Molecule: FMN riboswitch aptamer (RFN element)
Organism: Deinococcus koreensis
RNA sequence: CGCUUCCUUCGGGGCAGGGCGAAACUCCCUACCGGCGGUGAUGGCGCCCAGUUGCAGGUCGCCUCAGCCCGCGAAGCCCGCGCAAACUGAAGUACGCGCGGGCCCGACUCGGUGAGAUUCCGGGGCCGACGGUCACAGUCCGGAUGAGAGAAGGAGGAA
Repeated sequence: CGCUUCCUUCGGGGCAGGGCGAAACUCCCUACCGGCGGUGAUGGCGCCCAGUUGCAGGUCGCCUCAGCCCGCGAAGCCCGCGCAAACUGAAGUACGCGCGGGCCCGACUCGGUGAGAUUCCGGGGCCGACGGUCACAGUCCGGAUGAGAGAAGGAGGAA
C1' cells in the first nucleotide's frame, strides 16, 4: 500500500429581464443549473535527460479534466416478510411504516487538431422523478432536519 470489521464527519445547483392574462418563478421570448465512481489526447507541478542552463523528448510520478461514453444513486412501480392506524362481536379488510428482492431509470452532433477525442478547441443542438399549485414546473412548495452513490478521517483484525 492492498484486504476486512466497526465508528465519526461530510455528501446538489438553478427563473434575472420581458409578453399574454383575473391568475403563471408552471405558458411564450429570453435567462440560469449540472450528484457520485470510472474512462480520458486537457491543464499544472515534479522527476529523468551532454559539464551547466534551457528546449525537444519520456512505457515515469502526483493533482486536475464528460449533464447527454460506461456504470451507480435518489424518485416511481411490483412481489415477499415483519409491524400496524381505523373499522369489526369475531373472522377479516388494510391507511401507513420498516426490511429484503425484482423491474424501471433522460439527453449529441458538425467542423478542427491528431496515430488516437461522443471527453480537448470552436459552432449548433438536446435532457432533466413523484405529489402540489387561481395556469401545464429541471429552477417554487412538499415528502426531505429524510435517503443516498460515495468521499475524507479514526480505531481494531487477518495474512